Predicted 3D model of a 154-nucleotide RNA (FMN riboswitch aptamer (RFN element)) from a Microbacteriaceae bacterium. Its Rfam family is "FMN riboswitch aptamer (RFN element)". Rfam's curators write: The RFN element is a highly conserved domain that is found frequently in the 5'-untranslated regions of prokaryotic mRNAs that encode for flavin mononucleotide (FMN) biosynthesis and transport proteins. Its mean pLDDT, the model's own confidence on a scale to 100, is 80.
[in-house]
RNA sequence: AACGUGCUCCGGGGUCGGUGAGAAUCCGAACCGGCGGUUAUAGUCCGCGACCUGCGGUUCCGAGCGAUCGGCGCCGUGGCUGAUUCGGUGAAAUUCCGAAACCGACGGUUAUGAGAUCGCAAGAUCUCUCAGUCCGGAUGGAAGGAAGCACGCA
Numbered sequence: 001a002a003c004g005u006g007c008u009c010c011g012g013g014g015u016c017g018g019u020g021a022g023a024a025u026c027c028g029a030a031c032c033g034g035c036g037g038u039u040a041u042a043g044u045c046c047g048c049g050a051c052c053u054g055c056g057g058u059u060c061c062g063a064g065c066g067a068u069c070g071g072c073g074c075c076g077u078g079g080c081u082g083a084u085u086c087g088g089u090g091a092a093a094u095u096c097c098g099a100a101a102c103c104g105a106c107g108g109u110u111a112u113g114a115g116a117u118c119g120c121a122a123g124a125u126c127u128c129u130c131a132g133u134c135c136g137g138a139u140g141g142a143a144g145g146a147a148g149c150a151c152g153c154a
Base pairs, nucleotide, nucleotide: 003152004151005150006149007148008146009145010144015029016028017027018026030133031132032104033103034048035047036046037045043102044101052079053078054077055076056075057074058073060071061070062069063068084100085099086098087097088096106136107135108134113128114127115126116125117124118123
């Protein structure tokens, strides 16, 4: 040096216009792209993470005479989880160049859309439904990254 363990730090982006009494969810246009890998650079290849969730183990806390049950956390292991083609260059690219496409967790939301009830009508009320870019969980967690620190190994 490399490697191992612990710690520290870092670790997700994006809006304007139109209509209208009212829209950051409608309409139009614009814009955005986590981490590792891959003969060559990836939102769309392979795998991972984030949301939701099952099972096993376990510290602690609570309940119970007890068997045992419940809860926060941690460890392990599953499920769920979107989307690309054509042409060119090249030894090599679904990654580059050109062109045309496509995709986007969960909860919220008084203009989306649908239905129901009441009413002569205007309208009122209720239910379901409407955001990648707004608000929220999240000043969180995490795939991982580091030219950081300590110790070990040598």

It was read from a public genome assembly, where an Rfam model found it.